[in-house]
Context: one part of a larger RNA
RNA sequence: UCAUGGCUAAGGAACUCGGCAAAUUGACCCCGUAACUUCGGGAGAAGGGGACCCUAGGAAUAGGGCGCAGAGAAAUGGCUCAGGCGACUGUUUACCAAAAACAUAUGGCUUUGCAAAUUCGAAAGAAUAGGUAUAAGGCCUGACACCUGCCCGGUGCUGGAAGGUUAAGAGGGGGUGUUAGCGGAAGCAAUGAAGCGAGGCACUGAAUCGAAGCCCCAGUAAACGGCGGCCGUAACUAUAACGGUCCUAAGGUAGCGAAAUUCCUUGUCGGGUAAGUUCCGACCUGCACGAAUGGUGUAACGAUCUGAGCACUGUCUCGGCCAUGAGCUCGGUGAAAUUGUAGUAACGGUGAAGAUGCCGUUUACCCGCAACGGGACGGAAAGACCCCGUGAACCUUUACUGCAGCUUAGCGUUGAUUUUGGAUAAUUGAUGUGUAGGAUAGGUGGGAGACUUCGAAGCCUGGACGCCAGUCUUGGUGGAGUCGCCGUUGAAAUACCACCCUUUGGUUAUCUGGGAUCUAACCCUGGCGGGGACAUCGCUUGGUGGGUAGUUUGACUGGGGUGGUCGCCUCCAAAAGAGUAACGGAGGCUUCCAAAGGUGCGCUCAGCACGAAUGGCAACCGUGCGCAGAGUAUAUUGGUAGAAGCGCGCUUGACUGAGAGACCGACAAGUCGACCAGGUAGGAAACUAGGGCAAAGUGAUCCGGUGGCACUGAAUGGGUUGGCCAUCGCUCAAAGGAUAAAAGGUACUCCGGGGAUAACAGGCUGAUCGCUCCCAAGAGCUCAAAUCGACGGAGCGGUUUGGCACCUCGAUGUCGGCUCGUCACAUCCUGGGGCUGGAGCAGGUUCCAAGGGUUCGGCUGUUCGCCGAUUAAAGUGGCACGCGAGCUGGGUUCAGAACGUCGUGAGACAGUUCGGUCCCUAUCUGUUGUGGGCGUAGGAAAACUGCGGAGGUCUGUCCUUAGUACGAGAGGACCGGGAUGGACCAGCCUCUGGUUUACCGGUUGUGGCGCCAGCUGCACCGCCGGGUAUCCAUGCUGGGUCAGGAUAAGCGCUGAAAGCAUCUAAGCGCGAAGCCGUCUCCAAGAUGAGUUUUCCAUUGAGGGACGUGGGAGACUACCACGUUGAUAGGCCGCAGGUCUAAAGGCAGCAAUGUCAAAGCCGAGCGGUACUAAUAUCCCGAAUA
Repeated sequence: UCAUGGCUAAGGAACUCGGCAAAUUGACCCCGUAACUUCGGGAGAAGGGGACCCUAGGAAUAGGGCGCAGAGAAAUGGCUCAGGCGACUGUUUACCAAAAACAUAUGGCUUUGCAAAUUCGAAAGAAUAGGUAUAAGGCCUGACACCUGCCCGGUGCUGGAAGGUUAAGAGGGGGUGUUAGCGGAAGCAAUGAAGCGAGGCACUGAAUCGAAGCCCCAGUAAACGGCGGCCGUAACUAUAACGGUCCUAAGGUAGCGAAAUUCCUUGUCGGGUAAGUUCCGACCUGCACGAAUGGUGUAACGAUCUGAGCACUGUCUCGGCCAUGAGCUCGGUGAAAUUGUAGUAACGGUGAAGAUGCCGUUUACCCGCAACGGGACGGAAAGACCCCGUGAACCUUUACUGCAGCUUAGCGUUGAUUUUGGAUAAUUGAUGUGUAGGAUAGGUGGGAGACUUCGAAGCCUGGACGCCAGUCUUGGUGGAGUCGCCGUUGAAAUACCACCCUUUGGUUAUCUGGGAUCUAACCCUGGCGGGGACAUCGCUUGGUGGGUAGUUUGACUGGGGUGGUCGCCUCCAAAAGAGUAACGGAGGCUUCCAAAGGUGCGCUCAGCACGAAUGGCAACCGUGCGCAGAGUAUAUUGGUAGAAGCGCGCUUGACUGAGAGACCGACAAGUCGACCAGGUAGGAAACUAGGGCAAAGUGAUCCGGUGGCACUGAAUGGGUUGGCCAUCGCUCAAAGGAUAAAAGGUACUCCGGGGAUAACAGGCUGAUCGCUCCCAAGAGCUCAAAUCGACGGAGCGGUUUGGCACCUCGAUGUCGGCUCGUCACAUCCUGGGGCUGGAGCAGGUUCCAAGGGUUCGGCUGUUCGCCGAUUAAAGUGGCACGCGAGCUGGGUUCAGAACGUCGUGAGACAGUUCGGUCCCUAUCUGUUGUGGGCGUAGGAAAACUGCGGAGGUCUGUCCUUAGUACGAGAGGACCGGGAUGGACCAGCCUCUGGUUUACCGGUUGUGGCGCCAGCUGCACCGCCGGGUAUCCAUGCUGGGUCAGGAUAAGCGCUGAAAGCAUCUAAGCGCGAAGCCGUCUCCAAGAUGAGUUUUCCAUUGAGGGACGUGGGAGACUACCACGUUGAUAGGCCGCAGGUCUAAAGGCAGCAAUGUCAAAGCCGAGCGGUACUAAUAUCCCGAAUA
């Protein structure tokens, strides 16, 4: 010193984030018990009382007795009030979180009819369940009470025989290639180019049919979710019941509300407190409550969180004592991390910017031991924060791309019968009023007759169509006529025939759908039977598809993120060649023009002055001046009038083939360009023209398309394909372009790296900040300067906020508190002065001054701040925002959880809230102690000096001077004298008060000594009451004084320079808690080793060992003593403590009392050699 225990005066939470810890309470019996309540509780509420022994009694009880205390020890709730959250019992992060999180009963939504839904599995097969909707699964809510509003626009889910779109498949109008053949250029002929081209084959493939899905239409919120703004208005003001307007799917209802939610905020008011950032009750301005992601209440419950009170206490004021175990010494045994080598000092400086090691100065004899923990940017862990990596892993989703699953359709497994559609073809019917017109004229052609007893007109009836006029037709009746040519019409008769068109029927064929029935595949089944071509399963196909998987998710950047930017052009920066950076300063571009190009010819602008109707400063006209102040398609720069500017004419050189030679340049690219050939435009011609006054107007490669070509042609021919020339398709704009195709989260995190890069601290800087000074406009009645000081200016400091990114990322622990300080002075107090708008008192301002001092509480994690009460005063700063190998851990800053808000989500928030592992045995240095060695020119014992160092240094109140000076009064001093305090320091234990674990006593339970008696062990020393020595404070005593010296600011004397004046220049003097001393302590290793006295020569000065010890003490040392002895023990006495021993007698039935201050007793004081300090050994001085 730590740990674990015991006690503690007075106070009693003042401690602290917080009563953490400790203390209190405590079992049993009796009395008694509030609000509230779900009537069960609350409740062991709270608060009181009892308890032992003996005698009597069955007992109630009565009588008696002892102690401080009778549940006598042990074990064994502290209580109350109020609030938040969660109803409750329960569960959870084994090893930092026990909670408000999870669960829960309750409520709701939803799926599921049994071969159930759901889940596992590749399947078989299982779970569910040997259950059956009062069942099972999923999701949400979370007892109970009162309730649960509005929104279906978005997303999701459910439903929807219409419509749109849509896959495989079906379908094939066509197209292309090849080619028999035709053809026939050319050729004397043989032969045979171009072109056309059947069939087949090959390639391609339109319309059409074709499901789910999506679009679409509804429903659904106890599905995911959402639930406004502005303006005006009432007879004080304020406010707005009221009105207006815009938007919405709807605009937040009830309830609650600065809340686990409120930023501003410590909101405001009230309560509680002396004082309340917390707490409770209200208000409502709800940054950003709100109704089963439930709202509001709520009895009971909670190792929950918050506030308050009572009791209680060493939490504290403020500590003290004791016990035990460590630490220390001795004996034994005996690790670890760490370690470049070490002979390892301080300060100032320097330096990769904080030095034991460098420079300078200073200090320091050599070596241990015990301690402390400031430093060794101490140890430990290749920083977890931050950044980086074309790192990783998980998680999310409307990132990308797959896959499982689910679902759709086709085909197969797969059969029969029937019915009803669609398409195409054939065939056969019907079908067709614009106007004029007998009237419902489809088109063209033929046509003068056609139909009719094989039944005409008319009538009845049924059917179809319909532009309601009629047309066609079945059946019946009827009984001989009906229609055309002729007139109207572009067209003539459905009179008749033929070929067609529109629309629409029938039949047949082919293809393809829908419905129904059946049973025989197949499925279920113990049987009967049930289902049934469906289902299942397989292949193909569309949809859906974070269920699952693989990945992506840019860079620059005065850290990163947010923001901005990313290519090209112009200027400045750019330092007179070129080039040259920054998240330097300014602007533009991703085009435009068929003229705004070419050429020939011509012209001259802007502005100003004057003149002139409307007409003005300014329109058009004239004259003059006018190097450019204009114009140039467009930014800027350069250029430009002999125009590149402005017109007019004619035109297409906005050409083809090319390119000597240069510029620029890493490359890839980019730029300029004459001669030549061809053909062209303008011009009389010379000539000019390969776009635009120049410099921007952009995109490599791959891939694919289109046009062209004398290339390629895989046995051959052709074709496909490819190539070449031309051209098209990229805000590939992250613009030298990773892919055709890609977003997020991580606080659950991980790895590799970085002090190449942030957060802390240091460093540099000093904008900001603080302080000082200069000038002096003004304020101050007057008056710049008692005081204040604008506009400006000059510095200093390195405490703020920053900037920079220099050490440290193979780790420099971060706020606040506690502890312990130390320094600066820009001084808060105290001291000494000046000025004052100083009467006194009290102040203001300023100069000197750092000696000492500089409070306790309430709130909050706070620093700070506000408040209460004091004070002489309650200073400002530095020291890694001093101090975590010293403590704490409330805050911040891991993992859990919740609220508000943001986000679809994973998640996130210098927002809030509850909870949440602080390791280290000290090697060096440093510091505090304590020893050993050697030195100090012989060896010793004592006593000193004091170089030097350290400490100390505070101040109030009262009385007096004196109610004096001063003042109208009220009030009220300086200077000086005295008394007494506070805080602080040192010592001590007589007193007061603690402690006192080998003292005394009381007493409970139990064990032992055979039993009684007595004694004793254990139970925290069992508990309890006292208590000597010791050690202590709260107790007692003392301390800061007073001289002196030299000074600061300041005040003076004398006094010139400068005949004056002047405190100064020479000279002299006053003048402060400050300086030097005075006071206390250390101190000659003060290697500078000092001084004095005494002793000593081997016949030994002195010392050590050894022993007995303590006033000393970790060890050592120191001190006392060692027989010539009181050192310790013992014994005796005394002091002192306890409180009346045992035994016996006596009294009493007994408990018990009494005889009786007795007995016992650690350390104290004194005495006494009874015991032990015996004996002995070692060191020890010069050439004396």